[in-house]
RNA sequence: GGGCCGUUGGCGCAGUUGGUAGCGCGCAUCGCUGGCAGCGAUGAGGUCACCGGUUCGAACCCGGUACGGUCCA
Numbered sequence: 001g002g003g004c005c006g007u008u009g010g011c012g013c014a015g016u017u018g019g020u021a022g023c024g025c026g027c028a029u030c031g032c033u034g035g036c037a038g039c040g041a042u043g044a045g046g047u048c049a050c051c052g053g054u055u056c057g058a059a060c061c062c063g064g065u066a067c068g069g070u071c072c073a
Base pairs, nucleotide, nucleotide: 001072002071003070004069005068006067007066010025011024012023013022019056027043028042029041030040031039032038049065050064051063052062053061
């Protein structure tokens, strides 16, 4: 320098042909318990890496950039 893959809440990930984002763990509050643990209920938390473009509408499509992984040179 080039090819491919990845980037989504604190962490690990999903998101099926574009229609205002979800699961597990963790966290908070409440309940059960004498307490811890555990279980249950409720809830908070995400400008979907960034900049543009297409579209009525983009996490998703297109171009570029950054970072990480991998292969080639």
A computed fold for a 73-nucleotide RNA from a Candidatus Microgenomates bacterium, annotated as transfer RNA. Rfam family: tRNA. From the family's description: Transfer RNA (tRNA) molecules are approximately 80 nucleotides in length. NCBI's taxonomy places the organism under Bacteria, Bacteria candidate phyla, Candidatus Microgenomatota. Its mean pLDDT, the model's own confidence on a scale to 100, is 82.